[in-house]
Molecule: transfer RNA
Organism: Tigriopus californicus
């Protein structure tokens, strides 16, 4: 060069058309003489960027970045 997987909360990660979740971390309370743990509420995203299809795109399609991979 060519081919191909991956981006989604702070990490790790689901969801593959119809209001965007879960573990763990965060913050608050309850519990304790006190932390820890454990219960219980809570915040927190322009789903990489840009077009396309579509009534409707995280999700289908194309470019392009970024990252692994494999071939010469």
């Nucleotide at each position: 060069g060519c081919c191909u997987g991956c981006a989604u909360a702070g990490c790790u990660c689901a969801g593959g058309g119809g209001c965007a979740g879960a573990g763990c971390a965060c913050u608050a309370g309850u519990c304790u003489u006190g932390u820890a743990a454990a219960c219980u509420a809570g915040g927190g995203g322009u789903c990489g960027u840009g077009a396309g299809u579509u009534c409707g795109a995280u999700u289908c399609u194309c470019a392009c970045u970024g990252u692994g991979g494999g071939c010469u």